[in-house]
Record summary:
The RNA shown here (Bacterial RNase P class A) has 422 nucleotides and comes from Candidatus Angelobacter sp. A source record names the gene rnpB. The coordinates come from a structure-prediction model, not an experiment, and the mean pLDDT is 76. Rfam family: Bacterial RNase P class A. The family's RNA type in Rfam is ribozyme. About the family: Ribonuclease P (RNase P) is a ubiquitous endoribonuclease, found in archaea, bacteria and eukarya as well as chloroplasts and mitochondria.
RNA sequence: GCGCCGGACCGGAUGGUCGCUGUCCUGCUGCGAACGCCGGGAAUAUCCCGGGCCGCGCAGCAAGAGAGAGGAAAGUCCGAACUCCGCAGAGCAGUGUGCCGGAUAACGUCCGGGAGGAUGGAUUCAAGUCCAUUCGACGGAAAGUGCCACAGAAAACAUACCUCCCCGGCUUGCCGGGGUAAGGGUGAAAAGGUGCGGUAAGAGCGCACCGCGCGGGCAGUAAUGCUCGUGGCAGGGCAAACCCCACACGGAGCAAGACCAAAUAGGAAGGGAUUUCCGGUGGCAACACCGGGAGCGUUUCUGCUCGAAGCGCCCAACCUUCGGGUAGGUCGCUGGAGCCGUCCAGCAAUGGACGGCCUAGAGGAAUGACCGUCAGCGGCGGCAACGCCGUACAGAAUUCGGCUUACAGGUCCGGCGUCACU
Numbered sequence: 001g002c003g004c005c006g007g008a009c010c011g012g013a014u015g016g017u018c019g020c021u022g023u024c025c026u027g028c029u030g031c032g033a034a035c036g037c038c039g040g041g042a043a044u045a046u047c048c049c050g051g052g053c054c055g056c057g058c059a060g061c062a063a064g065a066g067a068g069a070g071g072a073a074a075g076u077c078c079g080a081a082c083u084c085c086g087c088a089g090a091g092c093a094g095u096g097u098g099c100c101g102g103a104u105a106a107c108g109u110c111c112g113g114g115a116g117g118a119u120g121g122a123u124u125c126a127a128g129u130c131c132a133u134u135c136g137a138c139g140g141a142a143a144g145u146g147c148c149a150c151a152g153a154a155a156a157c158a159u160a161c162c163u164c165c166c167c168g169g170c171u172u173g174c175c176g177g178g179g180u181a182a183g184g185g186u187g188a189a190a191a192g193g194u195g196c197g198g199u200a201a202g203a204g205c206g207c208a209c210c211g212c213g214c215g216g217g218c219a220g221u222a223a224u225g226c227u228c229g230u231g232g233c234a235g236g237g238c239a240a241a242c243c244c245c246a247c248a249c250g251g252a253g254c255a256a257g258a259c260c261a262a263a264u265a266g267g268a269a270g271g272g273a274u275u276u277c278c279g280g281u282g283g284c285a286a287c288a289c290c291g292g293g294a295g296c297g298u299u300u301c302u303g304c305u306c307g308a309a310g311c312g313c314c315c316a317a318c319c320u321u322c323g324g325g326u327a328g329g330u331c332g333c334u335g336g337a338g339c340c341g342u343c344c345a346g347c348a349a350u351g352g353a354c355g356g357c358c359u360a361g362a363g364g365a366a367u368g369a370c371c372g373u374c375a376g377c378g379g380c381g382g383c384a385a386c387g388c389c390g391u392a393c394a395g396a397a398u399u400c401g402g403c404u405u406a407c408a409g410g411u412c413c414g415g416c417g418u419c420a421c422u
Stems, first nucleotide, its partner, number of pairs: 001418010012374007020068002023065002026062007035055002037051005070393001074404002077402005082253004094249005099113005114138001116135008139244002144242002146238003161184002164179007192210006211233001212231008257331004267322005275294008295313007338357008376391006
């Protein structure tokens, strides 16, 4: 220098014009009365009534200042905060998690460790062992059930296709009987592995090492490791098949939820008053309509009485008050498990101390549009200078911690390999 892998970070810069959404400041106008203030009252620190010059609150207008999408805002997959509803206790069902320890508000996330698989290297006669990298739903297969295609003799109470060995026979390379499971063959997987001995051939048949079971000791918080003794030795795999064991789990979600509250319609309570006779028509009746008389209430004529006139006489309407809800508005809403820096503790995840900072908050939903200049990259054209075109994935919606997925281009750090030079 190049390539691969892992980790961290950035993800155009700058200028002009016109806009959009919050915040702040100033001025003006209008409205208001929670607080201050002013005036009055009282049962006198607190209460009541009134006012609107000033402060104040709200709204509008004008001018100005400053801010305004992401590393994933995405998928909505996990865990929480927050809110409402539900809830005696226990169990079943269901769902999820699953080696050990730690971190954390919590987690299925993260960190460290253990055991295992794969790849590469070293080493050993070999099995094996050691080192490095890497992978992941990593409790239980001697509780039970089930499944294991094809191939193969046999896929699990083991078994024997070829080979091998022994005996017998004869037609001398075949048949019959027996032994064995080492070799071959099938398969993803075949009843321990390697080596030596042994044998007719073989075989844990014997021995050593590795593996396994049982018992003990030591180390470690633990998973587990090391080691000693003992047994020639249980018997395949699948639990991301049912299942068993242990642990955890109430539901819905900011369209959660809380508050204010117009008009219209509807609900409840109250107010003023709660009359009666005769005739006619209709009707089974209740009752309705028409006409008339008396009475009551109210208004006017006159302040009062009498009188007169009008209206009403309970149903409705009217007036007052209350409550629910709709439109609409406000809160929830962004100062937080917050961000940055330094130091300390820890292998690390992470935690602590100190200092600094404020960084969107919309709601039919702002964060934009246009025009320049410059840079990076890609494509096309050109001998070249250069010109033209394009500019990743994608966009907040209560908030936070993770995971997963998408992503043009670029920067830094570490590891490994390779090449060149010293």